[in-house]
RNA sequence: GCCCAGGUGGCGGAAUUGGUAGACGCGCUGGUCUCAAACACCAGUGGGCAACCGUGCCGGUUCGAUCCCGGCCCUGGGUA
Numbered sequence: 001g002c003c004c005a006g007g008u009g010g011c012g013g014a015a016u017u018g019g020u021a022g023a024c025g026c027g028c029u030g031g032u033c034u035c036a037a038a039c040a041c042c043a044g045u046g047g048g049c050a051a052c053c054g055u056g057c058c059g060g061u062u063c064g065a066u067c068c069c070g071g072c073c074c075u076g077g078g079u080a
Stems, first nucleotide, its partner, number of pairs: 001079007010026003019063001027045006046053002056072005
């Protein structure tokens, strides 16, 4: 250089013939329990007062994009 896979909350990781983004687990916060804690259980948890914004970055297509198209960046693997 070329080919393939991937980039989504604090972390891991789902969501595909384009239609409520973040299920589930961990963590965190509050509560119950306890003399106190751990465990367990219950509830909440992307940002923002709100309008709104948010899937690596910049464009495009579309009424509508994590998803389709183009370029670029980064990570892993393959290849002479």
Predicted 3D model of an 80-nucleotide RNA (transfer RNA) from a Paludibacteraceae bacterium. NCBI's taxonomy places the organism under Bacteria, Pseudomonadati, Bacteroidia, Bacteroidales, Paludibacteraceae. Its mean pLDDT, the model's own confidence on a scale to 100, is 81. It matches the Rfam family "tRNA". From the family's description: Transfer RNA (tRNA) molecules are approximately 80 nucleotides in length. It is annotated as a transfer RNA.